[in-house]
């Protein structure tokens, strides 16, 4: 200099003038201060918080996750290994336990798709025929019994692969080495890497198919919920359960207390266990109100230097408070500047043009994925050329 890889970051700056929302502070229409992101999108995860049986525990059903070890308030995230694949290489990808727990599928082609199977071959025997050759064979062609699965044909996969050896002609038949099953030994916390032995071993493939394991999860959401004011019909209909049994006190009795037990009494569903109540639950029709205020802004917070740690991240100091609306504020203008684009040019030059991508907070907060003109910093890989 060309190209790629991975991370980073800005996406406007000053000032004047006018307006608009929200805190204060002064008693006044005056001062003071803040005012939309890197994703605010997506609603895909994980939570704070709220509320739902009175609470508290277990198990189902259900739903997630799925290789190992660490970060974290938790996660399906991150971060560092370790396996398998993609690049020449920086790197990048994996819905990454189990096929011997059991069910399903592997269409079509092919002889045959799982503990099957001969289409076309190859070989021995036998016969028929032909042809050599001379007295006992070879050779071709065809039929048939039997062996066979190394060549070849079809699939995505053909019952291990490669090579050699042996065979009538082949086969793990034998035999190296590779695969696989089984033991052990050294390293690492482990996932897994290495080494040796011993087995000639053959039941393949799919689980992003149903399952099985291991693991973690009540439900529902700021339209949660709180209070305040007001209003109506404290409505009506149907169903399940239960209002019970015992002791003891007072009392003539009727009843009254207190205890004990039994049953109702729910967040999907079931069970225990304590508690409070004696009525309480489901279903459907029907009215009324939707008006204020809270929740709503100090938080797993935000930035800086150290310091540990390979990293995520954690600690210790200091500094900072940085929106809070409720048909929805966070704007308009006028200058100069920086940026883009055109023209032009010994290099800061003129003119004109763009307000420029992607896009608008609403209860927060940490992550994913997806949208983005143009700028600017690092790192590392490949290739060219020149000293």
């Nucleotide at each position: 200099c060309c190209a790629g890889a991975c991370g980073g970051u800005c996406g406007g700056a000053u000032g004047g003038c006018c307006g608009c929302u929200c805190u204060u502070c002064u008693u006044g229409u005056g001062g003071a201060g803040a005012g939309a992101g890197g994703a605010a999108a997506g609603u895909c995860c994980g939570g704070g918080c709220u509320c739902c049986a009175c609470g508290g525990a277990a198990a189902c059903a259900c739903g997630g996750u799925g290789c190992c070890g660490g970060g974290u308030a938790a996660c399906a995230c991150c971060c560092g290994g370790c396996g398998g694949g993609g690049g020449c290489g920086a790197c990048c990808c994996c819905a990454g336990g189990g096929a011997u727990a059991g069910u399903g599928c592997c269409a079509c082609a092919g002889a045959a798709a799982g503990a099957a199977a001969a289409c076309c071959g190859c070989c021995c025997g036998c016969c028929g025929c032909c042809g050599c050759u001379u007295u006992a064979g070879c050779g071709a062609c065809g039929g048939c019994u039997g062996g066979u699965a190394a060549g070849g044909g079809u699939g995505a996969a053909a019952g291990g692969g490669u090579g050699u050896g042996g065979u009538a002609a082949g086969a793990g038949c034998g035999c190296a080495c590779c695969g696989c099953g089984c033991c052990g030994g050294c390293g690492g916390c482990a996932a897994c890497a290495u080494c040796g032995g011993c087995g000639g071993c053959a039941a393949g493939g799919u689980a992003a198919a149903c399952c099985c394991c291991a693991c973690c999860g009540g439900g529902a959401g700021c339209a949660a919920a709180a209070c305040c004011a007001a209003a109506u019909a404290g409505g009506g209909a149907c169903g399940g359960c239960a209002c019970g049994u015992c002791u003891c006190a007072g009392g003539a009795a009727a009843c009254u207390g207190a205890g004990a037990c039994a049953g109702g009494c729910g967040a999907g569903u079931u069970u225990c266990c304590g508690a409070a109540c004696c009525g309480u639950c489901g279903u459907c029709c029907g009215g009324g109100u939707a008006g204020g205020u809270u929740g709503c802004a100090c938080g797993a917070g935000g930035c800086g230097u150290c310091c540990g740690g390979u990293g995520a991240c954690g600690g210790a100091c200091g500094c900072c408070c940085u929106a809070g609306a409720u048909g929805a504020a966070u704007g308009g203008u006028c200058a100069u500047c920086g940026c883009c684009c055109u023209c032009g040019a010994g290099u800061u030059g003129a003119g004109g043009g763009g307000g420029a991508a992607c896009a608008g907070a609403a209860c927060c907060c940490g992550g994913c994925u997806u949208a983005c003109a143009g700028g600017c910093c690092g790192u590392c890989u490949g290739g060219c050329a020149u000293c």